[in-house]
Context: one part of a larger RNA
Molecule: small-subunit ribosomal RNA, 5' domain
Organism: uncultured bacterium
RNA sequence: GAUGAACGCUAGCGGCAGGCUUAACACAUGCAAGUCGAGGGGCAUCACAUGAGUAGCAAUACGAUGGUGGCGACCGGCGUACGGGUGAGUAACGCGUAUGCAACCUACCCAUAACAGGGGAAUAACCCGGAGAAAUCCGGACUAACACCCCAUAAGACCACGCUAUGGCAUCAUAGUGGGGUAAAAACUACGGUGGUUAUGGAUGGGCAUGCGUGUCAUUAGCUAGUUGGUAAGGUAACGGCUUACCAAGGCGACGAUGACUAGGGGGUCUGAGAGGAUGGUCCCCCACACUGGAACUGAGACACGGUCCAGACUCCUACGGGAGGCAGCAGUGAGGAAUAUUGGUCAAUGGGCGGAAGCCUGAACCAGCCAUGCCGCGUGAAGGAUGACAGCCUUAUGGGUUGUAAACUUCUUUUGUGGUAGAACAAUAAGGUGUACGUGUACAUCGAUGAGAGUAUAUCACGAAUAAGCAACGGCUAACUCCGUGCCAGCAGCCGCGGUAAUACGGAGGUUGCAAGCGUUAUCC
Numbered sequence: 001g002a003u004g005a006a007c008g009c010u011a012g013c014g015g016c017a018g019g020c021u022u023a024a025c026a027c028a029u030g031c032a033a034g035u036c037g038a039g040g041g042g043c044a045u046c047a048c049a050u051g052a053g054u055a056g057c058a059a060u061a062c063g064a065u066g067g068u069g070g071c072g073a074c075c076g077g078c079g080u081a082c083g084g085g086u087g088a089g090u091a092a093c094g095c096g097u098a099u100g101c102a103a104c105c106u107a108c109c110c111a112u113a114a115c116a117g118g119g120g121a122a123u124a125a126c127c128c129g130g131a132g133a134a135a136u137c138c139g140g141a142c143u144a145a146c147a148c149c150c151c152a153u154a155a156g157a158c159c160a161c162g163c164u165a166u167g168g169c170a171u172c173a174u175a176g177u178g179g180g181g182u183a184a185a186a187a188c189u190a191c192g193g194u195g196g197u198u199a200u201g202g203a204u205g206g207g208c209a210u211g212c213g214u215g216u217c218a219u220u221a222g223c224u225a226g227u228u229g230g231u232a233a234g235g236u237a238a239c240g241g242c243u244u245a246c247c248a249a250g251g252c253g254a255c256g257a258u259g260a261c262u263a264g265g266g267g268g269u270c271u272g273a274g275a276g277g278a279u280g281g282u283c284c285c286c287c288a289c290a291c292u293g294g295a296a297c298u299g300a301g302a303c304a305c306g307g308u309c310c311a312g313a314c315u316c317c318u319a320c321g322g323g324a325g326g327c328a329g330c331a332g333u334g335a336g337g338a339a340u341a342u343u344g345g346u347c348a349a350u351g352g353g354c355g356g357a358a359g360c361c362u363g364a365a366c367c368a369g370c371c372a373u374g375c376c377g378c379g380u381g382a383a384g385g386a387u388g389a390c391a392g393c394c395u396u397a398u399g400g401g402u403u404g405u406a407a408a409c410u411u412c413u414u415u416u417g418u419g420g421u422a423g424a425a426c427a428a429u430a431a432g433g434u435g436u437a438c439g440u441g442u443a444c445a446u447c448g449a450u451g452a453g454a455g456u457a458u459a460u461c462a463c464g465a466a467u468a469a470g471c472a473a474c475g476g477c478u479a480a481c482u483c484c485g486u487g488c489c490a491g492c493a494g495c496c497g498c499g500g501u502a503a504u505a506c507g508g509a510g511g512u513u514g515c516a517a518g519c520g521u522u523a524u525c526c
Stems, first nucleotide, its partner, number of pairs: 001525003005522005012378006018371002020336001025334003029331003034078003039075002042071002046069003049065002053062003085289003094214008104206002109202007117151004127140005157182003161178007187194002215261003222252003227249008264286004268279004291312005314325004342368001344367003350364001351362004381412004392402004417463006426453001432447007470515005475496003481510005491498002
C1' cells in the first nucleotide's frame, strides 16, 4: 500500500459498488419453463347466443344445444441442451495462444434451385368396467390430426462401378460425363400468405487434431498388454486402439516418465521504479459438476440442475401391500463459523421461449429492502468578539502560565434537517389507421396504448445554529509532556525494553499530536 474481511469503541447524510472465503452439509414453504385453438379430436370451467324444456303470476332459478368467444385435461409442434448456480473433481489439449480438418455436424435464420401425386392402419382424450390407502395402473369400445405407415416421382444428394480433364498437401481433391441402385413431402387460410420436402451455398454455434506455454516433491526412478505400431472389420457427424480379431514388439523416461500432494484455467486484480512476487471474490470468456455412482433414451444439439432407468446413502408418507423426494436457481430455515442480506415489487425497459398477432411465461433482468463492507462526495456552521471571564490543570503561589477567540455576546448564512408545494428522464414503439415509394407486401414518414421503481430524483417556499464527533497515540523507532496514584506489585509491550518511592513507558487527569464518520486491533499478500 492492499482486502469479498472480522473484532472493539463510535456514528449525521448522499452517490456508486460489494456482501457464506467455513459444511459440493441437510433442507420446511412459495416461486424459478413454458407456449401455440392460425395443427387436431373435443368441451371440464367461464361468458354470450338460441329454445314449444322444468318450477313459478313474474322477476328469476335450474336444465338443454360446441352454435359463438374462448378453453381445463388430452394428441401434436416448438422450447425445455438457453438463461441462472457452484468450483467438488481435474496438473489435463482442461485452459491460454497459434495453426490445421483433403477427417466433421449445425434446429431456428438468410440466399438460390426444384417439388408436394395416390393410399392405409392405428391411438390418446371422452365413455364403460375394474384394481389400489395412495402414487398410479389394467381391460373393453369409439375417434382426429401438420401424429404414424405404404406406394409413386428424383434435377441435384447418397451408394458401388466406369471414362476424361485440371490441380494439389501423402492418403487424394475439384469439374465434366455414362448407365445402375436407394431415399421425400402436410397441411392451414381472413386467399394476401404461413407452413412442408429435397439439394446447394452462407451465417451462427459446436466437434476433432497439433506446436508452444501452464504447480510442489527425486527423502517418488523406473513405468506400460489395448500397452506401441500394422492389417481387417465394427462404430462415430468425423479422424483415431475408439472397440474387436489377428500379426509384430514396441512405446514413455534424468529435456524428470510413473507416483504422491495441492489446484478449476484465462482476461485480469494487488504490490513493485521495473524485473518480479502474490492472487483468480465481483464482471467477461472457456471448462467441469448438479444427493453419490452408473447407463442410455428422445432430440439438430444432452449422456440432460428443476427428464428417464438401475444401484447406494439419507429424508418423508403408508391402510405395511407399497410409494414420494433431491435449493451448487431466487428468497428462506437449521447446522458449521470470527463472519456475509428480504420467505420484497415489476415484466415499465433490455434480453429469452412460444405465438400471425393480441398476448402468455420469465426469482434472467430491472428495481426496492438490510449491512460504515469498501471507494468517492458533503455536513456537524461563518465573521466579529479580551474583563484574555468562570471552572479545570500546572506553578518558583498576594502573583503567573495554559485550555483560549475557545466560550459568553453581536451580526450573518441555511448545505443538511423538519414541514409544505410542484414533479421527472428512463417510452423506443406494438397491434392498428393514414400517406409516399417501388409495385402487391415490403421500406419509409406520420398518428397511435403502455412506468415496477415513485409522488422517488429534482426544483422551490417557510422555519431555525437549529438535527450531527469520535477514535487512537504521546520513552526511542514516530508527530505529540506534565501532575497525581502505584512501588519488580498492579500492569504495559511490534522491536529495544518500562515498573524495586520523584515512572514523559503501568492506571487516572489536564494538555498535546495524528486521522476523522470513522478510528484502532487482528489476519493475509506485496